[in-house]
Molecule: transfer RNA
Organism: Candidatus Woesearchaeota archaeon
Parts: sequence; C1' cells; structure tokens
RNA sequence: GCCUCCUUGGCUUAGUGGCUAUAGCACGGCAUUGGUAAUGCCGAGAUCCCGGGUUCAACUCCCGGAGGAGGCU
Repeated sequence: GCCUCCUUGGCUUAGUGGCUAUAGCACGGCAUUGGUAAUGCCGAGAUCCCGGGUUCAACUCCCGGAGGAGGCU
C1' cells in the first nucleotide's frame, strides 16, 4: 500500500428499512433471612463511533472519515 470483517447502556450482545432499540451480567430499590449469599419483583442507564447521501421513514442501504481485528504484498 491492497483486501475482508467489526464498532449498539459500565461490560457482553440481539436487532439488516416501519410506531416508544433487545437480553444477560453489573448497578439502585423492595420482598425474603436472625444476618449475608442465593432467589423473586420493580427501576434507572444508549446523540446505535463521526460526517454526508438515498428514502415518506435509516442502528439497518450507499459514500467518506476515525478506531479495532485478521489476511496479502
């Protein structure tokens, strides 16, 4: 230098055009216990990496950029 893939709450992730974006762990509250742990219920937490384009409508498609992983030379 070239090619491919990835980027979504604190972490790991689902969602591949359609109303208010999903779950687990972690976090907070309540219940339970003599007290913890475990368990159950409830809750908060996301400018979906950035900019532009297409579209009635974009996390999703297209272009450029940034970061990361792998491969080729």